[in-house]
Molecule: transfer RNA
Organism: Gammaproteobacteria bacterium
């Protein structure tokens, strides 16, 4: 070049085949136990703006379809695999 598979909170990894993003695990923050600690429980944890309420914005980039898109199409960047 060409084929294919991917990209999602600080990580991993889900979102039932378009209909409430972000479940589950870790990690971290408080807090229980503990003399202290680890383990173990228990709440919390996506940005941003606000005292708060609560608003706005986020799925690699732009664009496109659709009431509606993480999911589909279409260029384009990244990673991993296979191939002359």
């Nucleotide at each position: 070049g060409c084929c294919g598979a991917g990209g999602u909170g600080g990580c991993g990894a889900a979102a039932c085949u378009g209909g409430u993003a972000g479940a589950c695990g870790c990690g971290c923050c408080a807090g229980a136990c503990u003399c202290a600690a680890a383990a173990u429980c228990u709440g919390g944890u996506g940005g941003u703006g606000g005292c708060a309420a609560c608003a706005c914005c986020g799925u690699g980039u732009c664009g496109g379809u659709u009431c509606g898109a993480g999911u589909c199409c279409g260029a384009c960047c990244c990673u991993c695999g296979g191939u002359a």